[in-house]
């Protein structure tokens, strides 16, 4: 220098050919249970879907630039 993969909650990830409210597990908070802790149950909080732009009636999803991590070629 060229090419590829990935980027979604605090962590690990899902998200089906673009369609109504963006989800799971773990973690966190409150309550119940306990003498207390743990376990278990119930409820809840937590997201600019990496940034910017474009396409579209509508984008986490499609297209382009950029950034970051990893891999391959030279």
């Nucleotide at each position: 220098g060229g090419g590829g993969u990935u980027a979604u909650a605090g962590c690990u990830c899902a998200g089906u050919u673009g369609g109504u409210u963006a989800g799971a597990g773990c973690g966190c908070u409150a309550c119940a249970u306990u003498c207390a802790c743990a376990u278990u149950g119930u409820a809840g909080a937590g997201g600019u879907c990496c940034c910017c732009g474009g396409u579209u009636c509508g984008a986490a999803c499609c297209c382009g630039u950029g950034u970051a991590a990893c891999c391959c070629c030279a």
The RNA shown here (transfer RNA) has 74 nucleotides and comes from an Acholeplasmataceae bacterium. The organism belongs to Acholeplasmataceae, within Bacteria. The coordinates come from a structure-prediction model, not an experiment, and the mean pLDDT is 81.